[in-house]
RNA sequence: GCCGGGAUGGCCCAGUCUGGUACGGCGCGGGCCUGCUAAGCCCGUUCUCUUCGGAGAUCAGGGGUUCAAAUCCCCUUCCCGGCG
Numbered sequence: 001g002c003c004g005g006g007a008u009g010g011c012c013c014a015g016u017c018u019g020g021u022a023c024g025g026c027g028c029g030g031g032c033c034u035g036c037u038a039a040g041c042c043c044g045u046u047c048u049c050u051u052c053g054g055a056g057a058u059c060a061g062g063g064g065u066u067c068a069a070a071u072c073c074c075c076u077u078c079c080c081g082g083c084g
Base pairs, nucleotide, nucleotide: 001083002082003081004080005079006078007077010026011025012024020067027045028044029043030042031041032040046057047056048055049054060076061075062074063073064072
């Protein structure tokens, strides 16, 4: 230098092919249960701001296409593998 794979919430991970509610688990918070724990069960849990009603932002970074982008296109950064 060329080719292929990868980057998703505090952590792990699905979703990309075929654009349309960011899935599940761990952890964490609250509750139920118990004499009290543990276990189990239920609810909540991306971030920021908030007058607590909401509002805005978000899938490595930037740009483009589209009514709509984690997903398609372009550029860039980083990681893994291969070729030379």

A computed fold for an 84-nucleotide RNA from a Methanomicrobia archaeon, annotated as transfer RNA.
RNAcentral records the identical sequence in 3 taxa.
RNAcentral holds the sequence, with entries from ENA and MGnify.
NCBI's taxonomy places the organism under Archaea, Methanobacteriati, Methanobacteriota, Methanomicrobia.
Model confidence (mean pLDDT): 81 of 100.